[in-house]
RNA sequence: ACAGGAUAAAGCCAACUUCGCCCUAGGGUGGGACGGAAAGCCACGGAUCUUUAAGACAGCCGGGUUGCCUUG
Numbered sequence: 001a002c003a004g005g006a007u008a009a010a011g012c013c014a015a016c017u018u019c020g021c022c023c024u025a026g027g028g029u030g031g032g033a034c035g036g037a038a039a040g041c042c043a044c045g046g047a048u049c050u051u052u053a054a055g056a057c058a059g060c061c062g063g064g065u066u067g068c069c070u071u072g
Base pairs, nucleotide, nucleotide: 002072003071004070005069012036013035016032017031018030020029021028022027034059040065041064042063044062045061046060048056049055050054
């Protein structure tokens, strides 16, 4: 550098749900943990959701990009 992998170790994220807060809404956020090997980041193209302009969603799919450990 390339290609694999959650076996191990150290860590990471947080479905769903609940209470409080923000929010017209979808949704976001604090706690628990369903699961995840990029469930890190990016709204570029689709899908889905909300809506009044416009937004949400990266844990729906594709794409871009940056990484830990380990095996070959």
The RNA shown here (c-di-GMP-I riboswitch aptamer) has 72 nucleotides and comes from a Desulfocapsaceae bacterium. The sequence was found by an Rfam model in a public genome assembly. The organism belongs to Desulfocapsaceae, within Bacteria. The prediction has a mean pLDDT of 78.